This is a predicted structure of a 73-nucleotide RNA (Fluoride riboswitch aptamer (crcB RNA motif)) from a Bacillota bacterium.
RNA sequence: UGAAUACCAGGGAAUGAAGCUCUCCCUUGGCAAUAACCAAAACCGCUGAAAAGCUGAUGACUUCUAUAAAACA
Numbered sequence: 001u002g003a004a005u006a007c008c009a010g011g012g013a014a015u016g017a018a019g020c021u022c023u024c025c026c027u028u029g030g031c032a033a034u035a036a037c038c039a040a041a042a043c044c045g046c047u048g049a050a051a052a053g054c055u056g057a058u059g060a061c062u063u064c065u066a067u068a069a070a071a072c073a
Base pairs, nucleotide, nucleotide: 009027010026011025012024013023016064017063018062019061021060022059028039029038030037045054046053047052
C1' cells in the first nucleotide's frame, strides 16, 4: 500500500406502522472533514406475443392499522 475476513455503524428486501427477534443483500464517489449535503449501490412480484390474468399490507416471525370474507351477539 492492496485484498480478504470479523466487528461496529448506516441503508435495502413488489401496498402502511412498530419490534419484543432472526436471515439475506449493498456500503462506492464528490463536496467536506468525527457532522451535514449530493449522487450511486442493494430494492422496485408472477404468467403472457399481445390482449389480459394472478398472489401478498411480513424477507420470515409477532403486533397494530386499512380493506375483504365467514361466524356470533
The prediction has a mean pLDDT of 76. It was read from a public genome assembly, where an Rfam model found it. Of the family's consensus pairs, 92% are formed in the model. The organism belongs to Bacillota, within Bacteria.